[in-house]
RNA sequence: CAAUCAUUGCAGCCUAAGUCCGGCUUCCUUCCUGAGGCCGGAUGCGGGGGAACCAGUUCCCGGAGUGAUCCGGGGUGGGGCGCAGAAGGCUCGGUAACGAGUCGUCAGGCCACUUUCAAGGCCCAGCCCGUCAGCUAACCUCGUCGGCCAUUGGAAGGGCGAUC
Numbered sequence: 001c002a003a004u005c006a007u008u009g010c011a012g013c014c015u016a017a018g019u020c021c022g023g024c025u026u027c028c029u030u031c032c033u034g035a036g037g038c039c040g041g042a043u044g045c046g047g048g049g050g051a052a053c054c055a056g057u058u059c060c061c062g063g064a065g066u067g068a069u070c071c072g073g074g075g076u077g078g079g080g081c082g083c084a085g086a087a088g089g090c091u092c093g094g095u096a097a098c099g100a101g102u103c104g105u106c107a108g109g110c111c112a113c114u115u116u117c118a119a120g121g122c123c124c125a126g127c128c129c130g131u132c133a134g135c136u137a138a139c140c141u142c143g144u145c146g147g148c149c150a151u152u153g154g155a156a157g158g159g160c161g162a163u164c
């Protein structure tokens, strides 16, 4: 100096939401410096649009008609981010389609280095586009916010440091 074993300490979380460079500016300061904000660029991470091929083509009520179908009225458009979705029961409004509320069931997400098993716990929202967009190579384009305090045990595998 290197490697291995053993012992021991440490690591913030959810989210795509981080890092670096340059300019301007604010605060602190004797100066250097440090911290924050804004703008631009790069990189990392995340989202949307967008061919071929493939896929896909609304419901209820009334009237006409043998039927195909047509006319009038009513209701529901459709899609995106995200875990936040599916079917059912009950109550109310409505002729119905459908709408509002509520109940539990199934599904989904999170709990501290990572994976896994068990127990325990929490969430199951909100927002956007505007009648329009399935998938989708090239290509085009957008975001990088915000919120919070840290359950336990077993197994396996790692990172940084210290000691022997």
Stems, first nucleotide, its partner, number of pairs: 006163005012148003018043010044144006054134001059074006077132001078129004085106002088103006108123004113157007

The RNA shown here (c-di-AMP riboswitch aptamer (ydaO/yuaA leader)) has 164 nucleotides and comes from an uncultured Verrucomicrobia subdivision 3 bacterium.
The prediction has a mean pLDDT of 75.